Background:
A computed fold for a 94-nucleotide RNA from a soil metagenome, annotated as SAM riboswitch aptamer (S box leader).
């Protein structure tokens, strides 16, 4: 700098008290054990491989490197022509 975020995917041990990026104000999750770690399984399909096509663009498997498995990125902040769009701002990938 781009691209994309309304889909998908949980179990089990460990710890133990807050947690959902920060701030505010809602709403949830959590001692029936949240979060976080680990181990295993899953999910996608960004990069990789690999057939095919091919001017460009692309279609289909595979999962090796990342990533992800409560709720639209939990909603809301700022702007518009307000069931909605856009911006911020934030995660992830190259």
């Nucleotide at each position: 700098u781009u691209a994309u975020c309304a889909a998908g995917a949980g179990u089990g041990g460990u710890c133990g008290a807050g947690g959902g990026a920060a701030c505010a104000g809602g709403c949830c999750c959590u001692a029936u054990g949240a979060c976080a770690c680990c181990a295993c399984a899953g999910c996608a399909a960004c990069c990789u491989g690999g057939u095919c096509g091919c001017c460009c663009g692309g279609a289909c498997c595979a999962a090796g490197g990342u990533g992800c498995u409560a709720a639209c990125u939990c909603c809301u902040g700022c702007c518009c022509u307000u069931u909605g769009g856009g911006g911020g701002a934030g995660a992830u990938g190259a």
Overview: Its mean pLDDT, the model's own confidence on a scale to 100, is 83. Of the family's consensus pairs, 97% are formed in the model.